Context: one part of a larger RNA
RNA sequence: UGACGGGGACCCGCACAAGCGGUGGAGCAUGUUCUUUAAUACGACGCAACGCGUAGAACCUUACCCAGGCUUGACAUGCAACUGCAAGCCCCCUGAAAGGGGGGCCGCCUUCGAGGGUGUUGCACAGGUGUUGCAUGGCUGUCGUCAGCUCGUGCCGUGAGGUGUUGGGUUAAGUCCCGCAACGAGCGCAACCCUUAUCGUUAGUUGCCAUCAGUUCGGCUGGGCACUUUAACGAGACUGCCGGUGACAAACCGGAGGAAGGUGGGGAUGACGUCAAGUCAGUACGGCCCUUACGCCUGGGGCUAGAAACGUGCUACAAUGGCCAGUACAAAGGGUCGCAAAUCCGCGAGGAUGAGCCAAUCCCAAAAAGCUGGCCUUAGUUCAGAUUGGAGUCUGCAACUCGACUCCAUGAAGCUGGAAUCGCUAGUAAUGGCGCAUCAGCUACGGCGCCGUGAAUACGUUCCCGGGUCUUGUACA
Numbered sequence: 001u002g003a004c005g006g007g008g009a010c011c012c013g014c015a016c017a018a019g020c021g022g023u024g025g026a027g028c029a030u031g032u033u034c035u036u037u038a039a040u041a042c043g044a045c046g047c048a049a050c051g052c053g054u055a056g057a058a059c060c061u062u063a064c065c066c067a068g069g070c071u072u073g074a075c076a077u078g079c080a081a082c083u084g085c086a087a088g089c090c091c092c093c094u095g096a097a098a099g100g101g102g103g104g105c106c107g108c109c110u111u112c113g114a115g116g117g118u119g120u121u122g123c124a125c126a127g128g129u130g131u132u133g134c135a136u137g138g139c140u141g142u143c144g145u146c147a148g149c150u151c152g153u154g155c156c157g158u159g160a161g162g163u164g165u166u167g168g169g170u171u172a173a174g175u176c177c178c179g180c181a182a183c184g185a186g187c188g189c190a191a192c193c194c195u196u197a198u199c200g201u202u203a204g205u206u207g208c209c210a211u212c213a214g215u216u217c218g219g220c221u222g223g224g225c226a227c228u229u230u231a232a233c234g235a236g237a238c239u240g241c242c243g244g245u246g247a248c249a250a251a252c253c254g255g256a257g258g259a260a261g262g263u264g265g266g267g268a269u270g271a272c273g274u275c276a277a278g279u280c281a282g283u284a285c286g287g288c289c290c291u292u293a294c295g296c297c298u299g300g301g302g303c304u305a306g307a308a309a310c311g312u313g314c315u316a317c318a319a320u321g322g323c324c325a326g327u328a329c330a331a332a333g334g335g336u337c338g339c340a341a342a343u344c345c346g347c348g349a350g351g352a353u354g355a356g357c358c359a360a361u362c363c364c365a366a367a368a369a370g371c372u373g374g375c376c377u378u379a380g381u382u383c384a385g386a387u388u389g390g391a392g393u394c395u396g397c398a399a400c401u402c403g404a405c406u407c408c409a410u411g412a413a414g415c416u417g418g419a420a421u422c423g424c425u426a427g428u429a430a431u432g433g434c435g436c437a438u439c440a441g442c443u444a445c446g447g448c449g450c451c452g453u454g455a456a457u458a459c460g461u462u463c464c465c466g467g468g469u470c471u472u473g474u475a476c477a
Base pairs, nucleotide, nucleotide: 001477002476003474004473005472007471008470009469010468011467012466013465015461016460019424020423021422022421023420026315027314028313029312030311031310032309033308034306035305042053043052064301065300066299067298068297069296070295073125077124078123079122080121081120082119084118085117088105089104090103091102092100093099094098108115127290128289130288131287132286136284138279139278140277141275143273148187149186150185151184152183153182154163155162156161167178168177169176193267194266195265196264198235199234200233201232202231203230204229207225208224209223212222213221214220238261241255242254243253244252245251317417321376322375323374324373325372326371327370333364334363335362338357339356343352344351345350383414388409389408390407391406392405393404394403430453431452432451433450434449435448436447
């Protein structure tokens, strides 16, 4: 000087407390361990691995296993030799790759040397998801959006070092004020950026409809650009104003006005560093290793196994409910290898046909909880839907291993969950649906967004956990 303390003082955080809803019990989905297996590919392991890499494992992917095949190679550059003139496309035989055969179509450019392309052979080399993340770059997680981390000059100390950065207040903040052997500065904080909440100006189609007219009653038409809205520019919030407290300061408390008040809400933004944290399997890259194989191609299988254990979720156990009928209100997205209206067929998944739309125009599209009426009456039930049998639909070369969905039948566990443990402070939790990426399809109940309905509680900081500042002890570095 740090680190540590079941030392002290002060402070903060859904850290506790106060509340609400979960997990832990059941079934299923998914990831992991273990076991099994020819193989169940590899990585990730407290927080910070375990719905993680994977925003899509039937083949492909694919790295794993079995079998069959290739060896200048699936891919790149160069040299040499032999050649054919093409290359390419199509057809036939066997076939999984591949091999063989024949014919046809088409046949670049030229200075006639060649160029470019291709085949065979040879050589340099290619190739490796082989190894080392403890050789690395880059990127990332984490403490933590915590308020810290440092430097120049000066001063103090023999020196390590200190001071500044400590102290008194204050703040979300090393934020600001005052004081002070310090005076300044940098990286962080804040602001500048995006979005949301209010208003104005400009603009009026594909959007809108207050007034006027027509109307098939549909903003449908004429018309209008008020309003909504869209998207560009601006205004607006700054403790600016008033009162009180305070040290006359910084600031704090209350109030006015205002759409909004003290960082308005949300996002992006992550200091010096820590964990030899993670990644050589995204890519790059040093060393080492393989080179008729640890490279490459193909078929099939596996990554989907299953006694068991754990994590993360979904669905429930019902009456604030289930079922049936009627009826209302979104936002944000996506669409030409696409979205598909309307009509017809089918109980349905879906099929036939196909208007319109490269989209403020057309479509996906039905929002669902909600509201109104009816049935059920506390039962393992008209709860719950696992499992199983049968019949089908769609995607795709192909749904046996191993897809999703539909219909009929079946109708399991489960009556609110031990010890323990998690999330959340407001348009939040809880609850309801909608969309998108990946994608032929989908094991999505995952992920990322969007809107609807919409709470309870916070006395407080003694305690648990993590963190910050000062101080103290130490046989630790």

This is a predicted structure of a 477-nucleotide part of an RNA (small-subunit ribosomal RNA, 3' major domain) from a metagenome.